About this RNA
Predicted 3D model of a 325-nucleotide part of an RNA (large-subunit ribosomal RNA, domain IV) from a Dehalococcoidia bacterium. Its Rfam family is "Bacterial large subunit ribosomal RNA". The full RNA is in RNAcentral, with records from SILVA.
Context: one part of a larger RNA
RNA sequence: CCUUCGUUAAGGAACUCGGCAAACUAGCCCCGUAACUUCGGGAGAAGGGGUACCCUUUUCAAAGGGUGACACUAAAUGGGCCCAAGUGACUGUUUAACAAAAACACAGGUCUCUGCUAAAGCGUAAGCUGAUGUAUAGGGGCUGAUACCUGCCCAGUGCUGGAAGGUUAAGGGGAGAGGUUAGCGCAAGCGAAGCCUUGAACUGAAGCCCCAGUGAACGGCGGCCGUAACUAUAACGGUCCUAAGGUAGCGAAAUCCCUUGUCGGGUAAGUUCCGACCCGCACGAAUGGUGUAACAACUUGAGCGCUGUCUUAACGAGGGACUCG
Numbered sequence: 001c002c003u004u005c006g007u008u009a010a011g012g013a014a015c016u017c018g019g020c021a022a023a024c025u026a027g028c029c030c031c032g033u034a035a036c037u038u039c040g041g042g043a044g045a046a047g048g049g050g051u052a053c054c055c056u057u058u059u060c061a062a063a064g065g066g067u068g069a070c071a072c073u074a075a076a077u078g079g080g081c082c083c084a085a086g087u088g089a090c091u092g093u094u095u096a097a098c099a100a101a102a103a104c105a106c107a108g109g110u111c112u113c114u115g116c117u118a119a120a121g122c123g124u125a126a127g128c129u130g131a132u133g134u135a136u137a138g139g140g141g142c143u144g145a146u147a148c149c150u151g152c153c154c155a156g157u158g159c160u161g162g163a164a165g166g167u168u169a170a171g172g173g174g175a176g177a178g179g180u181u182a183g184c185g186c187a188a189g190c191g192a193a194g195c196c197u198u199g200a201a202c203u204g205a206a207g208c209c210c211c212a213g214u215g216a217a218c219g220g221c222g223g224c225c226g227u228a229a230c231u232a233u234a235a236c237g238g239u240c241c242u243a244a245g246g247u248a249g250c251g252a253a254a255u256c257c258c259u260u261g262u263c264g265g266g267u268a269a270g271u272u273c274c275g276a277c278c279c280g281c282a283c284g285a286a287u288g289g290u291g292u293a294a295c296a297a298c299u300u301g302a303g304c305g306c307u308g309u310c311u312u313a314a315c316g317a318g319g320g321a322c323u324c325g
Stems, first nucleotide, its partner, number of pairs: 001320008010311002014309001019306001027051005036041001038145001052067006068072001080304002083301004087296002092104002108143007120129003147290003151221003156218002158214005165209003171203002176198005183190002222240005249283001250280001261277005
């Protein structure tokens, strides 16, 4: 010097991205316990007091008396706490060996398919699962407890329904055309039947075009100009476009570029944080919106206590390093 520990004057987070790490706390009994709340919780909230041994009463508890210590849960084991916000309701699951989470799942909600030889799936098939189930059942999609809610658009795409018309395959159909040649003709040529090749009209399903419906289907949810008796702003008006022009709620947000927006709070000092404002570059309603008690090895901010994290280092112990062997 390295490593694992122990102790430390005064200060007490000044360390640091960040209290990371360490320390504080700790058992049992008694007192006491807030906001909020889904009335169950929150709660061991918080915050206080007691605690050994001997004798007596008695039931193990409790009470009275006595004894010794700096110290009586005398060692070990054994919660630090509080406030606020975000996200996810919760218990659970996950990247075996860099990620445990706000990701997945979840109960609940909703849409859709399926009438049973069900739909769906596996298999070439036989067959099997679904299910020895039967729509209060089974499959698939989305959302994700609960509470209050879930707006407008069916023009495009998808799905469902419709069948009048248009288009449309094979097939059916066979007008016609060509080849061949019995025959006719002096020749040029014409040319029956058969065979071969080709082939128009007409007929011909689903689909598509078409007509409707459908958003907890995929998705989408405007621009410009003017206007009020200070100014500013615009309840109001005009105009263009659209399928319809974003409703409620929320909003510098896990979403805000400008941006450390502006105001307020907290600090002596705050790009973070909390509360507001709304000018939402580019929130928004089951790709759910907004709240929410409880919960979380989650994320963020603040505080009390506590400490070698630090000011600033020191000493000690075990093991290394080093010397000898």